Model confidence (mean pLDDT): 81 of 100. A computed fold for a 74-nucleotide RNA from a Candidatus Nanoarchaeia archaeon, annotated as transfer RNA. Its Rfam family is "tRNA". It is annotated as a transfer RNA. The sequence was found in a public genome assembly. The organism belongs to Candidatus Nanoarchaeia, within Archaea.

RNA sequence: GCCCCUAUAGUCUAGCUUGGAUAGAACGAUUGGUUGCGGACCAAUUAGCCCAGGUUCAAAUCCUGGUAGGGGCG
Numbered sequence: 001g002c003c004c005c006u007a008u009a010g011u012c013u014a015g016c017u018u019g020g021a022u023a024g025a026a027c028g029a030u031u032g033g034u035u036g037c038g039g040a041c042c043a044a045u046u047a048g049c050c051c052a053g054g055u056u057c058a059a060a061u062c063c064u065g066g067u068a069g070g071g072g073c074g
Stems, first nucleotide, its partner, number of pairs: 001073007010027002013024001020057001028046006050066005
């Protein structure tokens, strides 16, 4: 220098192929219930599409460029 893969909540992850529903689940945290106290359990809350641009009535999803991480070739 070239090519490929990955990036979604504090953590891990589904959805992307085939554009449209309030972006879903688990763990964590907070509050409440329960308990003699705690744990466990139950309920609620908390919080997210890496960045910029384009296409479209509509983009996490498609296209382009970039950033970060990983792999391959020279």